[in-house]
RNA sequence: CAGCGUCUUCGGGAGUGGGUGCAAGUCCCACCUGGUCGUUAAAGCCGACGAGCCCCGAAUAUUCGGGGUUGAGCCAGUGAAAUUCUGGCGCCAACGGUAAAAGUCCGGAUGAGAGAAGGCAGAA
Numbered sequence: 001c002a003g004c005g006u007c008u009u010c011g012g013g014a015g016u017g018g019g020u021g022c023a024a025g026u027c028c029c030a031c032c033u034g035g036u037c038g039u040u041a042a043a044g045c046c047g048a049c050g051a052g053c054c055c056c057g058a059a060u061a062u063u064c065g066g067g068g069u070u071g072a073g074c075c076a077g078u079g080a081a082a083u084u085c086u087g088g089c090g091c092c093a094a095c096g097g098u099a100a101a102a103g104u105c106c107g108g109a110u111g112a113g114a115g116a117a118g119g120c121a122g123a124a
Stems, first nucleotide, its partner, number of pairs: 005120006015031005032103001033093002035049004044091002052069007073089005095107003
């Protein structure tokens, strides 16, 4: 120095236009959005994680712990190296709610969180 400890801050984006209709920000057309870490080189769709959902246990009245589940990409080019770049075509997006089916509206959520940055402390 690093690690460990502790504290603070940060930590999920995006809906408009047109059409149909009694009714749609939910359907149809066009366009729009993309968490964290990693990967020989930059990733929504490669790997892992988080969030969400389900089950079990403890405690308890809402938390903690454990387990399960969890979407989607190919072709060509360049290159030492890219399912990450460039070109082309394509695909995906929890749960509950709703005058009608939701990645985008409302809600759990002024929540939780992978993690990121910094402060303090600082041994062998």
FMN riboswitch aptamer (RFN element), 124 nucleotides, folded computationally. The coordinates come from a structure-prediction model, not an experiment, and the mean pLDDT is 79.